[in-house]
Molecule: Guanidine-I riboswitch aptamer
Organism: Gammaproteobacteria bacterium
RNA sequence: CAAAUGGGCAUCUAGGGUUCCGGUCUCGACGGAGACGCUGGUCCGAGAGAGGCCAUCCACUCUGUUCGCAGGCUGGACACACGGCGGGACAAAAGCCCGGGAGAU
Numbered sequence: 001c002a003a004a005u006g007g008g009c010a011u012c013u014a015g016g017g018u019u020c021c022g023g024u025c026u027c028g029a030c031g032g033a034g035a036c037g038c039u040g041g042u043c044c045g046a047g048a049g050a051g052g053c054c055a056u057c058c059a060c061u062c063u064g065u066u067c068g069c070a071g072g073c074u075g076g077a078c079a080c081a082c083g084g085c086g087g088g089a090c091a092a093a094a095g096c097c098c099g100g101g102a103g104a105u
Stems, first nucleotide, its partner, number of pairs: 007054003011050002015044002020041002022038001023036005056077004061072004080100001082103001086098003
């Protein structure tokens, strides 16, 4: 100087709407039906949010070895990140996906 890697999973939250539950109102003899996102539960949910587990890399040390390396324990690293419009899915919407995109610096 150049290249490569810079990852995965679930949980929670910001947030989101309305399939189900619940709630309010109306109708009805009842069973129930309709309207309304309405504090909530189910549900969706972050690249740029949180902690956790795994993977990877580095170091120490131990074991095995076909001497190429493989595995175990412990410790460390895992950075930075301004961002539309528009479109898409599920019941629907969203910081979900398109997207570390377009663009900006």